[in-house]
């Protein structure tokens, strides 16, 4: 110093252009003598960041960042 891939809930991870989802976890009620399993229902996000493109961008393009592969 090229090229490539990842960046979305505390963690793991879906979502290919029209208000973002699950699993675990975490509160609460329930069930129990009590725990745990179960069940219900509920908090938690404006998508790594700054342009563009578009009516409308997590999503599609530039360029930063931060990991990661790979080649000099």
């Nucleotide at each position: 110093g090229a090229g490539c891939c990842u960046u979305u809930a505390g963690c793991u991870c879906a979502g290919u252009g029209g208000u973002a989802g699950a699993g675990c976890g975490c509160g609460u009620c329930g069930u129990u003598g009590a725990c745990a399993u179960c069940g219900a229902c509920g908090a938690g996000g404006c998508c790594g960041g700054u342009g563009g493109u578009u009516c409308g961008a997590u999503c599609c393009c530039a360029c930063c960042a931060a990991g990661g592969c790979u080649c000099a």

A computed fold for a 72-nucleotide RNA from a Parcubacteria group bacterium, annotated as transfer RNA. The prediction has a mean pLDDT of 82. The RNAcentral record of the sequence draws on ENA. Rfam family: tRNA.